[in-house]
RNA sequence: GAGACGGCCGGAUGGCCGCGCGGCCCGGGCGCAAGCCCGGCGUCGUGAGGAAAGUCCGAGCUCCACAGCGCAGGGUAGCGGGCAACUCCCGUCCGCCGCGAGGCGAGGACCAGCGCCACAGUGACGAUGCCUCCGGGCUCCGGCCCGGGGGAGUGAAACGGGCAAGCUCUACCCGGAGCAAGGCCAAAUAGGAGGGCGAAAGCCCGGUUCGCCGGGAAGCAGGCGCGCUGCCCAGCCCUCGGGUCGGCCGCACGAGCCAUCGGGCAACCGGUGGCCCCAGAUGGAUGGCCAUCGCCGCCAUGGCCUCGUGCCACGGCGGCACAGAACUCGGCUUACAGGCCGUUCUCGCUG
Numbered sequence: 001g002a003g004a005c006g007g008c009c010g011g012a013u014g015g016c017c018g019c020g021c022g023g024c025c026c027g028g029g030c031g032c033a034a035g036c037c038c039g040g041c042g043u044c045g046u047g048a049g050g051a052a053a054g055u056c057c058g059a060g061c062u063c064c065a066c067a068g069c070g071c072a073g074g075g076u077a078g079c080g081g082g083c084a085a086c087u088c089c090c091g092u093c094c095g096c097c098g099c100g101a102g103g104c105g106a107g108g109a110c111c112a113g114c115g116c117c118a119c120a121g122u123g124a125c126g127a128u129g130c131c132u133c134c135g136g137g138c139u140c141c142g143g144c145c146c147g148g149g150g151g152a153g154u155g156a157a158a159c160g161g162g163c164a165a166g167c168u169c170u171a172c173c174c175g176g177a178g179c180a181a182g183g184c185c186a187a188a189u190a191g192g193a194g195g196g197c198g199a200a201a202g203c204c205c206g207g208u209u210c211g212c213c214g215g216g217a218a219g220c221a222g223g224c225g226c227g228c229u230g231c232c233c234a235g236c237c238c239u240c241g242g243g244u245c246g247g248c249c250g251c252a253c254g255a256g257c258c259a260u261c262g263g264g265c266a267a268c269c270g271g272u273g274g275c276c277c278c279a280g281a282u283g284g285a286u287g288g289c290c291a292u293c294g295c296c297g298c299c300a301u302g303g304c305c306u307c308g309u310g311c312c313a314c315g316g317c318g319g320c321a322c323a324g325a326a327c328u329c330g331g332c333u334u335a336c337a338g339g340c341c342g343u344u345c346u347c348g349c350u351g
Base pairs, nucleotide, nucleotide: 001347002346003345004344005342006341007340008339009338011293012292013291014290015289016288017287019047020046021045022044023043024042025040026039027038028037029036030035049322053333054332056331057330058329059328060327061178062177063176064175068226069225070224071223073174074173075172076171077170078092079091080090081089082088093107094105095104096103097102108169109168113167114166115163116162117161130151131150132149133148134147135146136145137144138143182249183248184247185246192240193239194238195237196236197235203216204215205214206213207212219231220230221229222228256275257274258273259272260271261270262269263268294320295319296318297317298316299315301313302312303311304310
């Protein structure tokens, strides 16, 4: 000087005005009280991200009549470990890329079966034109046919390979749907109208006041089968039409954060102490203006010096990335102007 790996910041301060949530206080109203409702230019605290993005995975949580055994369907794929779990992370083996530090991974099976391999070439494997050797046969004596071996040529590959990130096979794993989940309150209408399939109106058993009642097979629903459960004038399909688009909860104390010690190569795990907590909106809050500073780029002036448009100072102009929670978390992927750190390494040059 150039890189690799890991981590962090990503504008700061002040003033004026304006927002969301929570606590306290003040005023008013209701109420026996507990408490509830309304108001406040009253106070204190707090208020977007490393990706809040993509919705690709996994969960927490909620609901479901099946969640049980299979099929179908989907997912993963060396070995070991971590984790709530994962297609994630760590370590290691192997393979590929790189001078290297490191990075990537499509990593089980091609004799279970099927399929594909462009172009070139006769031919991409039950295929094979040309030349040549051996054996057999035929002959119109020019040669021809069959079988086997070899050679040249094309190509990545010619009786041998590649592809499974082609279908597939093997092993293991997986109920479904999702906060627009789900629950409460209030309100309103039409428990609407028409049609089709099916039907139990029938069969078996028991009872009977002879009206019917109960049970069973059977039928329907849950992707399919069995089971199970529910329903049983059930169920499925089509057309038309009506009401509710309101409020509250869910909604933030978390697989949470910080510090420190111990174990482990590491991912990570455990102990102790501290934080009383760091958004909870619902047409959706953090904004607007001014000033100073910081960082970056350009221009000009002056100074220094190793004389390189290198460094420093003042001034002027311009700019300051990607980008906004909407139930929450663990990952992965994508986007990102500029800057900083490392107790960690690599390559090159010079002394």
The RNA shown here (Bacterial RNase P class A) has 351 nucleotides and comes from a Candidatus Limnocylindrales bacterium.
The RNAcentral record of the sequence draws on ENA.
It matches the Rfam family "Bacterial RNase P class A". It is annotated as a ribozyme.
Taxonomically the source falls in Candidatus Limnocylindrales (Bacteria, Bacillati, Chloroflexota, Candidatus Limnocylindria).